[in-house]
RNA sequence: GGGCGGGUAGCUCAGUGGUAGAGCGCCUCCCUUACAAGGAGGACGUCGCAGGUUCGACCCCUGUCCCGCCCACCA
Numbered sequence: 001g002g003g004c005g006g007g008u009a010g011c012u013c014a015g016u017g018g019u020a021g022a023g024c025g026c027c028u029c030c031c032u033u034a035c036a037a038g039g040a041g042g043a044c045g046u047c048g049c050a051g052g053u054u055c056g057a058c059c060c061c062u063g064u065c066c067c068g069c070c071c072a073c074c075a
């Protein structure tokens, strides 16, 4: 330098055009003598970044940054 995969909640990951979710974790309450388990409620995202297409983009297109793998190149 080229190709492929990935970047979404604190963590692990879904979501492949109709306005973002699950599990775990965190906070409050209930339960308990207490803790755990269980039950109820809650907070947390400008979906890596910037443009474009569209009535509408996490999703499609372009550029770019980061991570991983493969190939090539160099000494």
Stems, first nucleotide, its partner, number of pairs: 001071007010024004018055001026042005048064005
This is a predicted structure of a 75-nucleotide RNA (transfer RNA) from Sandaracinus sp. NCBI's taxonomy places the organism under Bacteria, Pseudomonadati, Myxococcota, Sandaracinaceae, Sandaracinus. Rfam family: tRNA. The family's RNA type in Rfam is transfer RNA.